RNA sequence: UUCUUAUCUAGAGAGGCGGAGGGACAGGCCCAAUGAUGCCCGGCAACCUGCAAUGCAAGGUGCCAAUACCUGAUUGAUGAGGG
Numbered sequence: 001u002u003c004u005u006a007u008c009u010a011g012a013g014a015g016g017c018g019g020a021g022g023g024a025c026a027g028g029c030c031c032a033a034u035g036a037u038g039c040c041c042g043g044c045a046a047c048c049u050g051c052a053a054u055g056c057a058a059g060g061u062g063c064c065a066a067u068a069c070c071u072g073a074u075u076g077a078u079g080a081g082g083g
Stems, first nucleotide, its partner, number of pairs: 001083008013041001015040003021031003025072004042064003046061003049057003068075001
């Protein structure tokens, strides 16, 4: 990167760096100098994994405003397996 498949109304900091936008896209509507995107620390526990197994752990990814924020679409995100 592509195909298949499952899920997407729960959960997650008065922290540090930094300094302008961000919420994928369109229309809305929101968040943001009372610091956004991003990075570090911290945390959560979705899937895989492990175990003494309807829970615990936190190893691999992932995630930590609002129901994927709402609507729409030939749409998006994440995990796992195959190429």